[in-house]
């Protein structure tokens, strides 16, 4: 340089047009002398930037960045 993939909570990841979720982790509670384990509740998210198309975009298109892979001829 060219091609594929991927980015969504603090961590691992699903949702592929119609109010964002789950499991771990954190915080409260209930047990317990205590602490863990258990079980019940709560917060946390400008969806990797920007345009764009839609009545509506996390999802679909264009540029762009970060991460992985893979291909890299001629002079």
């Nucleotide at each position: 340089g060219c091609c594929g993939g991927u980015g969504u909570a603090g961590c691992u990841c699903a949702g592929g047009g119609g109010u964002a979720g789950a499991g771990c982790a954190a915080c409260g509670g209930u047990u317990u002398u205590g602490u863990a384990a258990a079980c019940c509740g709560u917060a946390g998210g400008u969806c990797g930037u920007u345009g764009g198309u839609u009545c509506g975009a996390a999802u679909c298109c264009u540029a762009c960045c970060g991460c992985c892979g893979g291909c890299u001829c001629c002079a």

This is a predicted structure of a 75-nucleotide RNA (transfer RNA) from a Chloroflexota bacterium. Rfam family: tRNA. From the family's description: Transfer RNA (tRNA) molecules are approximately 80 nucleotides in length. NCBI's taxonomy places the organism under Bacteria, Bacillati, Chloroflexota.